This is a predicted structure of a 496-nucleotide part of an RNA (small-subunit ribosomal RNA, 5' domain) from an uncultured bacterium. The coordinates come from a structure-prediction model, not an experiment, and the mean pLDDT is 88.

Context: one part of a larger RNA
């Protein structure tokens, strides 16, 4: 000098764009943050029409489907194939989406809701009876698919593909519509996108950590997995790693990037993007295409709450907000208008994702606090050699302007088809008023731009380093003046 998620002191007019718990992964009151589908299903309630039967519409607790594994948060753990990059997968998976082929026949038994009864303070639960389905279970069919056996032999460094034959095995669901048709469903092949696993290389400190290792290293077999593999188990062998730093200890999420620097390098890992890990703490599995699952389940622990003492309930590292900690970090706001996501044929519903608004000079950028003329160089202040000098064209005064401010009126784009805008009567535009509404902070011994007077008297104090202060202090304090930067200026902390 540059930089900062900064804080502190003094000061503070406006706008745009950003940023805002770095500490206690501490504890959390309250509200909201994941629902949706009645065009899968049987009910219930309400309404309309009708004398009624009935028809239609709306709402929805339940069964069922899809979603809830995304989106959002945090960085505790992790020195690891976690991450980045290079390859591999002849060892793999893939809901929804796209393309292509084939199919969708015929049956059955239940169960929630509901009704009745019962237990419990509650949370909740039990018994009996009734009922539906795209819920569940047999049967049929089998283009293809899978398995076994035999043949076959492409390709590869290597493990053996396509293809042929035989046997065996296993699918499905309907809904809407007047219809056409559409949306679903089943079995396959391909694709896209997503993921799992393996691998070479890159990236912290300590040797005052030198030896480490029994599922340990390899083999055979079996199990397990979507899949390879000591992943697991049995048996066999005795291996495997290590000064090119094993093992141990400390620290730490990694990268794109960011800061600095001419570069090499050094430092950092906030915001934004990608990956990983975690969800009070520890463990476990279930469902599912995908989880060992933040707002799912079970168990244990700690804590907190309710209780009729028998027993129950909870998890903000989602958005706000509270307490606490701290030098320190915001609103219990508005809207689904846009973008995106979930569900739905759709209308639409949901969305603290997101878009906006609020607070904060926290940062960057821009604008303003007037402009021109104006000497008797006024008054006042300060200094003085008492002549004057300086503040100083500065003020006053005259002329002008209106950014900004205030007032009045108009008023968007953002919404690709008619309508529909939270922001917002916002941005912006026009007119009016009037210099009106707006300047401070630090420094002045040298480094380092800027000097005098008074007070003080090794006191009070200053200080980044050198050093100032003990009676003429340009170094302390005040005043006048000056220098620097300017809605900021200084200080502290940290990095280069």
């Nucleotide at each position: 000098g540059g930089a900062u998620g900064a804080a502190c002191g003094c000061u503070g007019g406006c706008g745009g764009c950003g940023u805002g718990c770095c500490u206690a992964a501490u504890a959390c009151a309250u509200g909201c943050a994941a629902g949706u589908c009645g065009a899968a299903c049987g009910g219930a309630g309400a309404g309309u029409a009708g004398c009624a039967a009935u028809a239609c519409u709306c709402u929805u607790a339940g069964u069922g489907g899809c979603g809830a594994a995304c989106g959002g948060g945090u960085g505790a753990g992790u020195a690891a194939c976690g991450u980045g990059u290079u390859g591999g997968u002849g060892a793999c998976c893939u809901g929804c989406c796209c393309c292509a082929a084939a199919g969708c026949g015929g049956g059955g038994g239940a169960u929630a809701a509901c009704a009745g009864g019962c237990c419990g303070a509650a949370a909740g639960g039990c018994c009996u009876g009734c009922u539906a389905a795209u819920a569940c279970c047999g049967c049929a069919u089998g283009u293809g698919c899978a398995g076994u056996a035999a043949g076959g032999g492409a390709u590869u460094g290597a493990a053996g593909a396509a293809c042929u034959u035989a046997c065996u095995g296993g699918a499905a669901a309907g809904c809407u519509g007047a219809a056409a048709a559409g949306c679903a469903c089943u079995u396959u092949g391909g694709g896209a996108g997503g993921g799992g696993c393996c691998u070479g290389c890159g990236a912290c400190c300590c040797a005052u950590c030198a030896g480490c290792u029994a599922g340990u290293u390899g083999g055979u077999a079996a199990g397990g997995u979507a899949a390879c593999g000591g992943c697991u188990u049995a048996c066999c062998a005795a291996g495997g790693c290590g000064a090119u730093g094993a093992c141990g200890g400390g620290u730490a999420g990694g990268g794109g990037a960011c800061c600095u620097g001419a570069g090499a390098g050094g430092g950092u890992g906030a915001u934004c993007c990608c990956c990983c890990a975690c969800a009070a703490u520890g463990g476990a599995a279930c469902u599912g295409a995908a989880g060992c699952a933040c707002g799912g389940u079970c168990c244990a622990u700690a804590c907190a709450c309710c209780u009729a003492c028998g027993g129950g309930u909870g998890g903000c590292a989602g958005c706000a907000g509270u307490a606490g900690g701290g030098a320190a970090u915001a609103u219990u706001g508005c809207u689904u208008a846009a973008u995106g996501g979930g569900c739905g044929c759709a209308a639409g519903c949901c969305u603290g994702a997101a878009g906006c608004a609020g607070c904060a000079a926290c940062g960057c950028c821009g604008c303003g606090u007037g402009u021109g003329c104006g000497a008797u160089g006024a008054c006042g202040g300060c200094c003085u050699u008492c002549g004057g000098g300086u503040u100083g064209u500065a003020a006053a005064g005259c002329a002008c302007u209106u950014u900004u401010a205030g007032g009045u009126g108009g008023g968007a784009a953002g919404a690709g088809g008619a309508a529909g805008g939270a922001c917002g009567g916002u941005a912006c535009c026009a007119c009016c008023u009037g210099a009106a509404u707006a300047a401070g902070c630090c420094u002045c011994g040298g480094c380092u731009a800027a000097c005098u007077a008074c007070g003080u008297g090794c006191c009070a104090g200053c200080a980044g380093c050198c050093g100032c202060g003990g009676u003429a202090a340009a170094a302390c304090g005040u005043a006048g003046g000056a220098g620097g930067c300017g809605a900021g200026c200084g200080u502290u902390a940290u990095c280069c």